[in-house]
The RNA shown here (transfer RNA) has 75 nucleotides and comes from candidate division WOR-1 bacterium RIFOXYB2_FULL_37_13. Rfam family: tRNA. Model confidence (mean pLDDT): 81 of 100.

RNA sequence: GGCCCUAUAGUCUAAUGGCUAGGACGCGACCCUCUCAAGGUCGAGAUACGGGUUCAAUCCCCGUUAGGGCUACCA
Numbered sequence: 001g002g003c004c005c006u007a008u009a010g011u012c013u014a015a016u017g018g019c020u021a022g023g024a025c026g027c028g029a030c031c032c033u034c035u036c037a038a039g040g041u042c043g044a045g046a047u048a049c050g051g052g053u054u055c056a057a058u059c060c061c062c063g064u065u066a067g068g069g070c071u072a073c074c075a
Base pairs, nucleotide, nucleotide: 001071002070003069004068005067006066007065010025011024012023013022018055027043028042029041030040031039048064049063050062051061052060
């Protein structure tokens, strides 16, 4: 240099071209409890970035960034 794969919340993970992106841990409030833990209820929080296709993109296409893998050249 070339090719391939991956990127969803603080962490892990699901979903599908179409209803308000779902779940677990964690976090906050409340309930419970003599207190803590455990348990229960409620709440906040995410599709890496830019562009394109489409009536509609987290999903398809291109590029960038980051990470990982394979490989070539030079010496």